This is a predicted structure of a 572-nucleotide part of an RNA (small-subunit ribosomal RNA, 5' domain) from a Candidatus Omnitrophota bacterium. The prediction has a mean pLDDT of 83. The sequence was found in a public genome assembly.
[in-house]
Context: one part of a larger RNA
């Protein structure tokens, strides 16, 4: 000297960018972090129209009967038509509690554990798996049974639960069909160090699939009007085959201290043979041998996430691993599996402990190491904030919905970086305070005064850019019997902004809103005076203070760094 996620201490004016629980992986109130498809599926409920019908009311008209001379009047029935209330049916617009796909294994957090089932580099996989995506070439016949919703009846304080009746699917089940896929068993070639378990073409015998759903149309078939089980587009379904990404598992070699840890090891080590895995293996399990590690550090103990990196340094090194990125590990604490392409699963399940809440005492419910926020402990570490407008994700045909990822925003000098606190002129060298050798020197062109600016600042006024789109309309092209429908290309026109009226301009005002800290003995830039008297007191080191203290405290005055300064802490 340079660094830090800092922290204290005096001090504070504005901006952008970053950056903020390092210590109890302490224990937490609220809210919010994961949905999504009604274009799978029934069903409820709801808005709109038609048709049918019942009831009322009222208008017209009519039958019968009674009263009266009439005019009307009263019962009782038809036919029409209004208006109102109801109830089936079809069609429609919307909204979901279940079933059902898909997501939830990803996105965020956090470093407890782990010295190796980890990182990190370099290979292997002749021992492997893959949803969604991309390409290829193929298929989807035909049938059955349930079961939630729902109604119903019941227990239970609640969580929740049990019976009965009955009901759909893109939920399950069976049956066909199989070039290719699998499996046995036969027999060849190619690659290659090795082929028995890989490629590639054969032959016999066996196993193993599916789901529809919108919109369009009438070429074709049917029934001959249109409509459909025909036709057609898209999306979704089956099965293989490649492919991309992404995993898995195996090997070399590197990764901290400690011999006051010197032997460790019985699934141990290996071999047979069986299970189990998507797959090799003691991965488990029977038996067979007794191996296997170790002084180039086994074995124990301590410590610790590992890496790109970042700090210093001229390197070699030598300390770190916060923010970003990559892998690992964890999700109250211990285990354990299920679903599932994928978990042995942070806001899934079960069990067992610890807490904590509720309770009608029988039972029951929680997991912030998500985003805020709160309590504790500490020297220390933010808002219970707006939006999905962008970027990215989940669903969906989409429109869309959701998304404390993410954009934004607040707070904090924590950190870097820019900007300002004015600039010229101005000597009776004013006043004043400091010092004196009483002459005068110094603060010091500093003030005052004068002439200007106006960054900021207030205010007024205008104001981008972050928006690309999807969705609509035409025109070409594919597919297509079609000018219908969809798909892609290009072209027009529309619409969407949290921040925000933000950044930016442009105008008025008016020097106006804005400077401190720490030193001054050497080291080390920078000196008088007072005061005090080994006292108060300072100190990185040397070392100063006991009556003329440049060194203690105070003032002037220097020096020095500046929105900072100085002090601890730690690293090189």
């Nucleotide at each position: 000297g340079a660094g830090u996620g800092a922290a204290c201490g005096c001090u504070g004016g504005c901006g952008g960018c970053g950056u903020g629980g390092a210590u109890u992986a302490g224990g937490c109130a609220u809210g919010c972090a994961a949905g999504u498809c009604g274009a799978g599926c029934g069903a409820a409920c709801u808005u709109a129209u038609u048709u049918u019908u019942u009831c009322u009311g009222u208008u017209a008209u009519u039958g019968c009967g009674g009263g009266g001379u009439a005019a009307c009047u009263c019962g009782u029935g038809g036919u029409a038509g209004c208006a109102g209330a109801g109830a089936a049916a079809a069609u429609u617009u919307g909204u979901u509690a279940g079933c059902g796909g898909c997501a939830a294994a990803c996105g965020g957090g956090u470093g407890a554990g782990g010295a190796a089932u980890a990182c990190g580099u370099g290979g292997g996989u002749a021992a492997c798996g893959u949803g969604c995506c991309u390409u290829g070439a193929g298929g989807a016949g035909g049938g059955g049974g349930a079961u939630a919703g729902c109604c119903u009846c019941g227990c239970g304080a609640a969580a929740g639960c049990g019976g009965g009746a009955g009901u759909a699917a893109u939920a399950c089940c069976c049956c066909a069909u199989a070039c290719u896929u699998c499996c046995c068993g036969g027999a060849g070639u190619c690659u290659g160090a090795a082929a028995u378990u890989g490629g590639c073409a054969c032959c016999g015998g066996g196993a193993a699939a599916a789901a529809g759903a919108u919109g369009g149309c009438c070429u074709c078939u049917a029934c001959u009007u249109g409509u459909a089980a025909g036709c057609u587009a898209u999306c979704a379904c089956c099965a293989c085959a490649a492919g991309a990404g992404c995993g898995g598992c195996c090997c070399a070699c590197g990764u901290c201290c400690u011999a006051u840890c010197a032997g460790g090891u019985a699934g141990u080590u290996g071999g047979u043979g069986a299970g189990g895995u998507a797959a090799u293996g003691g991965c488990u399990c029977a038996c067979c041998a007794a191996g296997c590690c170790u002084a180039a550090g086994a074995c124990g103990g301590g410590u610790a996430g590992c890496u790109g990196g970042c700090u210093u340094g001229a390197g070699a090194g030598a300390g770190u691993g916060g923010u970003c990125a990559g892998c690992c590990a964890c999700a109250c604490c211990g285990g354990a599996a299920c679903u599932g392409a994928g978990a042995c699963a942070c806001u899934g399940u079960c069990c067992g402990g610890a807490c904590u809440c509720c309770u009608a005492c029988g039972g029951g419910a929680g997991g912030c190491u998500g985003c805020a926020g709160u309590c504790g402990a500490g020297a220390a570490u933010c808002u219970u904030u707006u939006c999905c407008a962008a970027u990215g994700g989940a669903c969906g045909a989409a429109a869309g919905u959701c998304u404390g990822a993410g954009a934004a925003u607040g707070c904090g000098a924590c950190g870097c970086c820019g900007c300002g606190u004015g600039a010229g002129g101005g000597a009776u060298g004013a006043a004043g305070g400091c010092c004196u050798u009483c002459g005068g020197g110094u603060c010091g062109u500093a003030a005052a005064c004068c002439u200007c600016u106006u960054u900021u600042a207030u205010u007024a006024g205008g104001g981008a850019g972050g928006a690309a789109u999807u969705a609509c309309c035409a025109a070409g092209g594919g597919u297509g019997a079609a000018c219908a429908a969809u798909c892609c290309u290009u072209g027009g026109g529309g619409u969407u902004g949290a921040c925000u009226g933000u950044a930016c301009c442009u105008g008025a005002u008016g020097a106006a809103u804005a400077a401190g800290c720490c030193a001054c003995g050497g080291c080390u830039a920078a000196c008088u005076c007072c005061g005090u008297g080994c006292c108060a007191g300072c100190a990185g080191c040397c070392g100063c203070g006991g009556u003329a203290a440049u060194a203690c405290g105070g003032a002037g005055g220097u020096g020095g760094c500046a929105g900072g300064c100085g002090u601890u802490a730690c690293u090189c």